[in-house]
RNA sequence: GGCCCUUUAGCUCAACGGGUAGAGCAUCUGAUUCCAAACCAGAACGAGGCGGUUCAAGUCCGUCAGGGGUUG
Numbered sequence: 001g002g003c004c005c006u007u008u009a010g011c012u013c014a015a016c017g018g019g020u021a022g023a024g025c026a027u028c029u030g031a032u033u034c035c036a037a038a039c040c041a042g043a044a045c046g047a048g049g050c051g052g053u054u055c056a057a058g059u060c061c062g063u064c065a066g067g068g069g070u071u072g
Stems, first nucleotide, its partner, number of pairs: 001071007010025004019055001027043004048064005
């Protein structure tokens, strides 16, 4: 250099054939407790950048960037 895979919440991962994005853990608040932990209830938190297609894009296409693999 070529080719392939990958990028979603603080972390690990989902979702579907394009139609308002979820779970677990973590965090915060409440309840409980003498205090705390555990358990319970609730809350906050997100689509790598840019462009294209579309009524509508996390999802499809192009390109750039990060990560991984493979090959000369």
Predicted 3D model of a 72-nucleotide RNA (transfer RNA) from a Betaproteobacteria bacterium. Its mean pLDDT, the model's own confidence on a scale to 100, is 82. Taxonomically the source falls in Betaproteobacteria (Bacteria, Pseudomonadati, Pseudomonadota). Rfam family: tRNA. By type it is a transfer RNA.